[in-house]
RNA sequence: AGAGCGGGUCGGGCGGUCGCUCCGCACCUUCCGGUGCGGGGAGGAAAGUCCGAGCAGGACAGGGCGCGGUGGUGGCUAACGGCCACCCGGGGCGACCCGAGGGAUAGUGCCACAGAAAAUACACAGCCGAAAGGCAAUGGUGAAAUGGUGCGGUAAGAGCGCACCGCGCUUCUGGUGACAGAAGCGGCAGGGUAAACCCCACCGCCUGCAAGACCAAGUUUGCCGGUGCCCGGCCCGGGCAUUACCGGCGGGUAGGUCGCUUGAGCCGGCUGGCAACAGUCGGCCUUAGAUAAAUGACCGUCUAAAACAAAACUCGGCUUACUGGCCCGCCCUUUCU
Numbered sequence: 001a002g003a004g005c006g007g008g009u010c011g012g013g014c015g016g017u018c019g020c021u022c023c024g025c026a027c028c029u030u031c032c033g034g035u036g037c038g039g040g041g042a043g044g045a046a047a048g049u050c051c052g053a054g055c056a057g058g059a060c061a062g063g064g065c066g067c068g069g070u071g072g073u074g075g076c077u078a079a080c081g082g083c084c085a086c087c088c089g090g091g092g093c094g095a096c097c098c099g100a101g102g103g104a105u106a107g108u109g110c111c112a113c114a115g116a117a118a119a120u121a122c123a124c125a126g127c128c129g130a131a132a133g134g135c136a137a138u139g140g141u142g143a144a145a146u147g148g149u150g151c152g153g154u155a156a157g158a159g160c161g162c163a164c165c166g167c168g169c170u171u172c173u174g175g176u177g178a179c180a181g182a183a184g185c186g187g188c189a190g191g192g193u194a195a196a197c198c199c200c201a202c203c204g205c206c207u208g209c210a211a212g213a214c215c216a217a218g219u220u221u222g223c224c225g226g227u228g229c230c231c232g233g234c235c236c237g238g239g240c241a242u243u244a245c246c247g248g249c250g251g252g253u254a255g256g257u258c259g260c261u262u263g264a265g266c267c268g269g270c271u272g273g274c275a276a277c278a279g280u281c282g283g284c285c286u287u288a289g290a291u292a293a294a295u296g297a298c299c300g301u302c303u304a305a306a307a308c309a310a311a312a313c314u315c316g317g318c319u320u321a322c323u324g325g326c327c328c329g330c331c332c333u334u335u336c337u
Base pairs, nucleotide, nucleotide: 001333002332004330005329006328007327008326009325010324012302013301014300015299016298017297018296020041021040022039023038024037025036026035027034028033043308047319048318050317051316052315053314054313055208056207057206058205067204068203069202070201071200072086073085074084075083076082087101088099089098090097091096102199103198107197108196109193110192111191124139125138126135127134128133147165148164149163150162151161152160166188167186168185169184170183171182172181173180174179212258213257214256215255222249223248224247225246226245228240229239230238231237265284266283267282268281269280270279271278272277
């Protein structure tokens, strides 16, 4: 210099003009509201709503069935399907990337086309043999064909025998573990598929802030008292009736208030740890909290101001979308010193 790999970070700044919304104060106003001043006002993903939690209501003795999810090992975390480290398999010269990565000797199912045959063989061509019969080396099909290479052996062949590789079992060594290595034994089990049913282990009640709580006009209805009628009159008491009237209670609609934003918070130092992270000290509030829903437009300037996209209870993640930069670490090739 070229070509890459892995991370981090920013997501416009400043000034001016005109607006929108919320809060506080002051003034004006008959309520609604208006004016002035001061202050706050979207994101890295606010998104998809895919996981995990908090919170709220309902349900719930315990256990089982069923259903759903997760799936190498060890850690981290409030928890997770997240993160870190490692193991195994695959890809790349490499930095590095990808993997639903438990079980196919518990059982069942399925395996298109091609092919003789797709899971257990009356083997298509073929080889040997006079034949009876023996055989699976060679050919061809396929994603996949009953271990591979070589030597021996044989009528031809064949783990039939042997060596190495592979596989299985046993023992030892290292590791917390997944696993790795070594030695010995066994000619050697036996296709694939579990994001097919299924088996094993672990986890999981349902619904979601329009959750839910409180205050509460008007109207209707219910109840109580007054009132009215009856028990000859009056008092007490009882009964009936009317909602026509008055008062109260209960429930509850409109409406209002709360939930609502300070939280498993953020930043920096130190300590422990490979790391995720944890502990400790100091600092910060980086404050939208609306409810028919507000954060916009224009101009100047900074070379350019553009992309994806806007809160609706709150956090931790994942995934997806995206403009233009900046920073850090590393790999390969070439050249120079």

The RNA shown here (Bacterial RNase P class A) has 337 nucleotides and comes from a Phycisphaerae bacterium. A source record names the gene rnpB. The coordinates come from a structure-prediction model, not an experiment, and the mean pLDDT is 76. It matches the Rfam family "Bacterial RNase P class A". Rfam classes the family as a ribozyme. Rfam describes the family as follows. Ribonuclease P (RNase P) is a ubiquitous endoribonuclease, found in archaea, bacteria and eukarya as well as chloroplasts and mitochondria. Its family is annotated with ribonuclease P activity, tRNA processing and dimeric ribonuclease P complex in the Gene Ontology.